[in-house]
RNA sequence: AGAGUUUGAUCCUGGCUCAGAACGAACGUUAGCGGCGCGCCUAACACAUGCAAGUCGAGCGGUAACAGGUGUAGCAAUACAUGCUGACGAGCGGCGAACGGGUGAGUAAUGCUUCGGAAUCUUCCCAGUUGUGGGGAAUAACUAGCCGAAAGGUUAGCUAAUACCGCAUACGUCCUACGGGAGAAAGCAGGGGAUCGCAAGACCUUGCGCUAUUGGAUGAGCCGAAGUCGGAUUAGCUAGUUGGUAGGGUAACGGCCUACCAAGGCGACAAUCCGUAGCUGGUCUGAGAGGACGACCAGCCACACUGGGACUGAGACACGGCCCAGACUCCUACGGGAGGCAGCAGUGGGGAAUAUUGGACAAUGGGGGAAACCCUGAUCCAGCGACGCCGCGUGUGUGAAGAAGGCCUGCGGGUUGUAAAGCACUUUUAGUGGGGAUGAAAAGCCGAAGGCUAAUACCUUUCGGUCUUGACCUAACCCACAGAAAAAGCACCGGCUAACUCUGUGCCAGCAGCCGCGGUAAUACAGAGGGUGCAAGCGUUAAUCGGAAUUACUGGGCGUAAAGCGUGCGUAGACGGUUAUUUAAGUCAGGUGUGAAAGCCCAGGGCUCAACCUUGGAAUUGCAUUUGAGACUGAAUAGCUAGGGUGCGGAAGAGGGAAGCGGAAUUUCCGGUGUAGCGGUGAAAUGCUUAGAUAUCGUCAAGAACACCUAUAGCGAAGGCAGCUUACUAGGCUGUAACUGACGCUGAGGCACGAAAGUGUGGGGAUCAAACAGGAUUAGAUACCCUGGUAGUCCACACUGUAAACGUUGAUUACUCGCUGUGUGCGAUAUACAGUACGCGGCCAAGCGAAAGCGAUAAGUAAUCCACCUGGGGAGUACGCCGGCAACGGUGAAACUCAAAGGAAUUGACGGGGGUCCGCACAAGCGGUGGAGCAUGUGGUUUAAUUCGAUGAUACGCGAGGAACCUUACCUGGACUAGAAUGCCCUUGACCGAUCCAGAGAUGGAUUUUUCCGCAAGGACAAGGAGCAAGGUGCUGCAUGGCCGUCGUCAGCUCGUGCCGUGAGGUGUUGGGUUAAGUCCCGCAACGAGCGCAACCCCUAUUUUUAGUUGCCAACAGGUUAAGCUGGGGACUCUAAAAAGACUGCCCGCGCAAGCGGAGAGGAAGGAGGGGACGACGUCAGGUCAUCAUGGCCCUUACGUCCAGGGCUACACACGUGCUACAAUGGCGUAUACAGAGUGUUGCAAACCAGCGAUGGUAAGCCAAUCACAAAAAGUACGUCUCAGUUCGAAUUGCAGGCUGCAACUCGCCUGCAUGAAGUUGGAAUCGCUAGUAAUCGCGCAUCAGCAAUGGCGCGGUGAAUACGUUCCCGGACCUUGUACACACCGCCCGUCAAGCCAUGAGAGUCGGGAGGACCUGAAGGCAGUUGCUGUAAGGCGCUGUUUAGGGUUAAACCGAUGAUUAGGGCUAAGUCGUAACAAGGUA
Repeated sequence: AGAGUUUGAUCCUGGCUCAGAACGAACGUUAGCGGCGCGCCUAACACAUGCAAGUCGAGCGGUAACAGGUGUAGCAAUACAUGCUGACGAGCGGCGAACGGGUGAGUAAUGCUUCGGAAUCUUCCCAGUUGUGGGGAAUAACUAGCCGAAAGGUUAGCUAAUACCGCAUACGUCCUACGGGAGAAAGCAGGGGAUCGCAAGACCUUGCGCUAUUGGAUGAGCCGAAGUCGGAUUAGCUAGUUGGUAGGGUAACGGCCUACCAAGGCGACAAUCCGUAGCUGGUCUGAGAGGACGACCAGCCACACUGGGACUGAGACACGGCCCAGACUCCUACGGGAGGCAGCAGUGGGGAAUAUUGGACAAUGGGGGAAACCCUGAUCCAGCGACGCCGCGUGUGUGAAGAAGGCCUGCGGGUUGUAAAGCACUUUUAGUGGGGAUGAAAAGCCGAAGGCUAAUACCUUUCGGUCUUGACCUAACCCACAGAAAAAGCACCGGCUAACUCUGUGCCAGCAGCCGCGGUAAUACAGAGGGUGCAAGCGUUAAUCGGAAUUACUGGGCGUAAAGCGUGCGUAGACGGUUAUUUAAGUCAGGUGUGAAAGCCCAGGGCUCAACCUUGGAAUUGCAUUUGAGACUGAAUAGCUAGGGUGCGGAAGAGGGAAGCGGAAUUUCCGGUGUAGCGGUGAAAUGCUUAGAUAUCGUCAAGAACACCUAUAGCGAAGGCAGCUUACUAGGCUGUAACUGACGCUGAGGCACGAAAGUGUGGGGAUCAAACAGGAUUAGAUACCCUGGUAGUCCACACUGUAAACGUUGAUUACUCGCUGUGUGCGAUAUACAGUACGCGGCCAAGCGAAAGCGAUAAGUAAUCCACCUGGGGAGUACGCCGGCAACGGUGAAACUCAAAGGAAUUGACGGGGGUCCGCACAAGCGGUGGAGCAUGUGGUUUAAUUCGAUGAUACGCGAGGAACCUUACCUGGACUAGAAUGCCCUUGACCGAUCCAGAGAUGGAUUUUUCCGCAAGGACAAGGAGCAAGGUGCUGCAUGGCCGUCGUCAGCUCGUGCCGUGAGGUGUUGGGUUAAGUCCCGCAACGAGCGCAACCCCUAUUUUUAGUUGCCAACAGGUUAAGCUGGGGACUCUAAAAAGACUGCCCGCGCAAGCGGAGAGGAAGGAGGGGACGACGUCAGGUCAUCAUGGCCCUUACGUCCAGGGCUACACACGUGCUACAAUGGCGUAUACAGAGUGUUGCAAACCAGCGAUGGUAAGCCAAUCACAAAAAGUACGUCUCAGUUCGAAUUGCAGGCUGCAACUCGCCUGCAUGAAGUUGGAAUCGCUAGUAAUCGCGCAUCAGCAAUGGCGCGGUGAAUACGUUCCCGGACCUUGUACACACCGCCCGUCAAGCCAUGAGAGUCGGGAGGACCUGAAGGCAGUUGCUGUAAGGCGCUGUUUAGGGUUAAACCGAUGAUUAGGGCUAAGUCGUAACAAGGUA
């Protein structure tokens, strides 16, 4: 310090989530030791039991208990007596109990914090001053009765005091009308020389007390200022309320209380009300500012079962006191009593959860006491708890055969891993034994020296000596002994985030903080191995801060992301020009006081270190006070004129409201002319019209709006404003510089204005037109279109108060390059122009901005003020309140839910967007398909099986270039199990073959046969055997390789460097031309390059050269019926090798060029001559696991292998691809001509013979430019048929044959004879083709025994028509535009309905809660009164009044829970209906 997550990618906005720290924690799991801390956060729920506040005999009367002494009796034991002593129950009295300890319920101020203040009190303590004289009357204890179950009470009697009450005195003190008046006390203990006294003692003295008073200290009370949570859906609150006067009351000021008078007081700087909460030092976090918290420790407050009340006292309205009321619990004799753990332990309960009914007063502190001492659950310790922090240990060194085992593996190995074992050491901690501090200082006693004193006494201070005190403690610490011995887990390993593999599972089980994993190869689930992190802990959960600049003071925003009020005027408030003087509130500087301690920080010190403890410092950013400064702000005073305003002179304008006037148009009515339609639409219809429309002419009427001018203009605060005239009226601008003299700007509330629609009342009503009606469209059409048509649209008055009220941009002021248009002024050399002012626009610089953009009219740079925002949805909804006649408006949530929602830009894709261009894409043509029959493939159906795959284009005469068996994968049945094939190993020596038998065959049995090479080892072959291994056309083409289809032979796809952009990306590759082409040229922040295009390759078209057999043959010769047949020849054809040729090279025109055009020249060929091979980056998870290969999974007496038979050939039907036709451009017959390319020895087969023929027989030649297949066919010539289901057409069927083959039944082909279906040119629709093409004609080949071939692949023969053109259909390319798409339009996405779940609103009501009001009742206590009773007095009791806790009744408000039903909302893979939005989304 950041990271993950919105997107295909990017930048931004914005939320969610994580990494950190921390905890009074809890849960899960694990656990060796010690130190220091901490430990009911919930029920301020209820409490059994014990303890937590007593002490003083040196205040008192005393003596119940204990101990001692003494006395009496007794031999003694012992008994009795005795307060004599130590002491002491109960009691009187004093002090304490108001501290200490607990808790946080209440409390939003009667509190707390900081700083001040004046009208106060203060026991004990300190210092000073004064006094301490003399009397009196009671009472508890006790004794004796009585009542009561008890608690307890009561009567009579006795008694003391430092208890109580007077008298005297009064330095201070208090009151006062300034004359005066009032008010105290107590003694006790120790000691003692003189004096007195019978004694006690007096007396003196010391100490402790007491009284009065002053001051201090401490503590407490009171007052003020500032600060101190949330809610305005709480806006008004208040009658003792605010003030005054008088009185009362208090320690003290005060409405604190009472009477009277006045009518105030508080509140937007948040009163009142509601909710929540003890406050602080501090703690946690954070860089800080802040935020959250307020356990432990410390300060303050409040409380003590709940509520009220006072008493005592210095102090309480009192935790372990009292009275009353209430709830609860306990005792009871039922009459009545007792109690208060939020003290320490402990119990029950609640809860996720929090400890022992421990020890000691040794230390520290507190109370009492003169002291010893007593008390002290304060405290100090121990126990329990990994609850936290800190420390230590669980060994150390060596040790490679890198052991075994585990896991992984590419089978080689790797890893666990120097880890272990082994060897050599050490012994912390735990264990055993032994030793062993500190915490202890005092007090007491003895002695010495001072002080007091008359005193060597008492008391006291210091010093010395002596004696005693430890809960913790079986402790800290030290030593010894034995032995590696007793001591490691938890979480995680997809990214964030350090750490990876195997197996299992198969959208299951599960994980998950966010993103997200899991649907058969899961580093994400579970287990394992390994690894990473932390470690006596580790994880999880809850809650806090951080990161989050995500509430922004530090430190954010508001044109489009959330966010500028619709606009103005203006109140409070905030801010404010210039000069001078004064002041000193703000501000700044210094001083002083305070800011408790602890904590944090720094520097030391102490525990072996640390945690922890301790000393000092710093800090405590604050507040108060004081001194000073005087710039700035404020305040005061006096000025100024640059802001603002006023005056005077001008010009412009749809600025406003009012009245009047005008013409065109529309409609209606009337009249004329006139006749059949008009109107309307994409096309129609409804509608109007022979009762005369529409059209046209004329007069009249009515209402509304104002063409041209008109603009990119003008005016206005905005909304908005448009015919003309008149008067009224507002504002801005300009010129001038006369007046004023900061009068300004903004503006919460407030007030006013405010389009359209809407509302009320009254008018008006021509047009247009919601609703409504009809007609169309449509699957539907409650719409779009058409015909009508009412509110309304218009006017007046009154409401409403909202709009995408938008520049989505608040107002004001200043500053910051330029260019240009325009409106209105001024100036000027005057329509023209340097300038100037105010407007309205365009482009751009700096700058800003996420970008797009803004850019003097800012979204720039600054200043002031206001409004507003804080993820999306729920929702601008609900409830409440305010406004409104209503409609509705304003204000404005939450539960719940999601991980996004969003802005700008980028690249694509898409559009029923645009532009340009191409293609047999359309058009123009030719021929088909779709109808028939058959062939073939597919679907479907059927079947034991009809094996499998291919399925829009890109499956369907496809894999298959050839299923009778085989093939064959399917079915039925029969068999085999190391297997049908292969390699290695062991044993044996046969095996093969032949014959026979069984069987459908596989197979089995029998007989026969009895091995070869090699010297050997061994090898070949075969059988048997064990294993490593085989086998699978089983699954996954969505795990793959390879190959292929398709877009598409379309012209595209990219890279390097540079440049531009924050970036994705862009540029290049766009633009202007051109091309078949990203082909080339020109231009250009690009310059180059690659894969594609083209070319290079092959065939073909021309020529040349070379060569001349098997090909050819012109000339020469021979020769035949004929024939290159022969000699020869290379001329020609041809063959097959090498060359040439074509490049817009030349000419003309156009053009910058590239290039285009030309019936141009030349040339065999002309602009790519024709054809082929060749297929960029990629797309379709396209196809293929059944060509092959291959990961994983699956089968292994079977999903493998062998065999026989069957099936793949089925058949109501549907589709694709073809063949043959429907005929005369034809059929048939006879005759006759001309190819190319192939193939052939398991072959092609001539010729000849037989057969009508398929074919058979025989047989030459040929391993092929030699022989054969082989006949080419259409064509041509002649003849015939004459428009018909035919001499067309051939299906189907019958019979007879041929061929192949082990075998033609299922299920082959061919031949002959006979038979002679359908079909007469084919609906919607649809296919191919642009030239040697279509069409048509035949020939060959592969596969193959044969063939279902009409298929496929090739070959040549004959040989057209048409293309105006690019509007449209389809596909494609480029540019551009829009987008809410990116799985990319087969996209996205909206609403109702139906189903489930969830929270919420309304709801007849019902139940509960807290607070307040009114009325009734009213305890204790206080206060006041009192005529009653009592008392000597003070007073007490009683009674009355008042106040009040509590109780009751009542009406309303508020809050919560619940409620049949109901409303909308949210969420939930595959429900229904439509298609509203996103493209012009098909009606923007």